[in-house]
Context: one part of a larger RNA
RNA sequence: GGAUGAACGCUGGCGGUAUGCCUAACACAUGCAAGUCGAACGAAUUCUUCGGAAUUAGUGGCGGACGGGUGGGUAACGCGUGAGAAUCUGCCUUGAGGAUGGGGACAACAGUUGGAAACGACUGCUAAUACCCAAUAUGCCUAACGGUGAAAUAUAUUUUGCCUUGAGAGGAGCUCGCGUCCGAUUAGUUAGUUGGUGGUGUAAAGGACUACCAAGGCAGCGAUCGGUAGCUGGUCUGAGAGGAUGAGCAGCCACACUGGGACUGAGACACGGCCCAGACUCCUACGGGAGGCAGCAGUGGGGAAUUUUCCGCAAUGGGCGAAAGCCUGACGGAGCAAUACCGCGUGAGGGAGGAAGGUUUUUGGAUUGUAAACCUCUUUUAAUAAGGAAGAAGAAAGUGACGGUACUUAUUGAAUAAGCAUCGGCUAACUACGUGCCAGCAGCCGCGGUAAUACGGAGGAUGCAAGCGUUAUCC
Repeated sequence: GGAUGAACGCUGGCGGUAUGCCUAACACAUGCAAGUCGAACGAAUUCUUCGGAAUUAGUGGCGGACGGGUGGGUAACGCGUGAGAAUCUGCCUUGAGGAUGGGGACAACAGUUGGAAACGACUGCUAAUACCCAAUAUGCCUAACGGUGAAAUAUAUUUUGCCUUGAGAGGAGCUCGCGUCCGAUUAGUUAGUUGGUGGUGUAAAGGACUACCAAGGCAGCGAUCGGUAGCUGGUCUGAGAGGAUGAGCAGCCACACUGGGACUGAGACACGGCCCAGACUCCUACGGGAGGCAGCAGUGGGGAAUUUUCCGCAAUGGGCGAAAGCCUGACGGAGCAAUACCGCGUGAGGGAGGAAGGUUUUUGGAUUGUAAACCUCUUUUAAUAAGGAAGAAGAAAGUGACGGUACUUAUUGAAUAAGCAUCGGCUAACUACGUGCCAGCAGCCGCGGUAAUACGGAGGAUGCAAGCGUUAUCC
């Protein structure tokens, strides 16, 4: 000098664009953040012009594996980059073929009943695109024989769904080469360990697991152990090489009160799902139950320090639906904060007998200073009034949270708007007074003990300016 997710002190007019718990992955009151489909199904309720319509607890389907948060763990195929083979893939695109014949249940509901509640139990009835059986075809397994093995309809008059299979797209899992912090005051380490054979298991290769066999594997090119840490594109700095860093935005990873586990599913070992254990909090009729903000707001706590319990689905995107539409704290916006960057303003021209006042003085003057007053203007901004968007796509109509916002015009009137630090040298800017090694200053050198340009206030000056200075950290 540059930089910052900054903080602190003094000060503070406006706009645009960004950013805003870096600390306790501490605990959380309250509300909202994931639903949707009646064109799969039976049923109930309400309305009825008796044609039907609407609503929905339940069964069923799809989605709750996305989107959003955080960085605790992790020094690792986690990430980056480049290769690879032994794999899976709902929805989507595209090709081929198919949907035959049967069956029995379970919710809802009704009745009885247990419990304080959470939630159940028994008996009976019932539908389906829920479930099951048979048959069969590409397919799959097999050298072959052979084995295995599918389906569902609905509104309506044209479509949507269903089953099997080939290919694609996008997505996911796995393997390997190279790269990826510090410590040797950590030198040896490893027993499923290293390899083989037969199995198990998986979508899939594999000590991933198991039985048996062999005795290997890694390490001074740093194994093992310990410490620290999410990685990257990037960001800051620097002429570069490098150094530092990983907030925001984007890609990947990991986590969801702590630890473990699986279920369902195309996909999870699942933030707002389930089970077990633990800590904590709450309810209880003491028998037993309920909960998880590292989602958006918000509260307490910690801290130098970080915002509203706001508006809207109008746009973009997502889920469901044939659609209308519903949901969406994603998102779009508004609010708060000089936190940062950028832009604008706080007036312009004239005005000397150089007023008054202040400061200083050699008492002549000098300076503040064209500064003010005063004259002539302007109106960015401000206030008031009027008009008033684009963002809205599509066949058309209709549809804007922001917002009567931005912007435009008119009127009024210099009106509404300047501070902060410094002035010994480095380093731009000096005098007088007070103080008297005191009080104090200070980044370094150093100032102060009676003439202090270095302390304190004052006048003046210098530098930046809605900021200025200090502190912290990085180059």
Annotation
The part of an RNA shown here (small-subunit ribosomal RNA, 5' domain) has 475 nucleotides and comes from a metagenome. The coordinates come from a structure-prediction model, not an experiment, and the mean pLDDT is 87.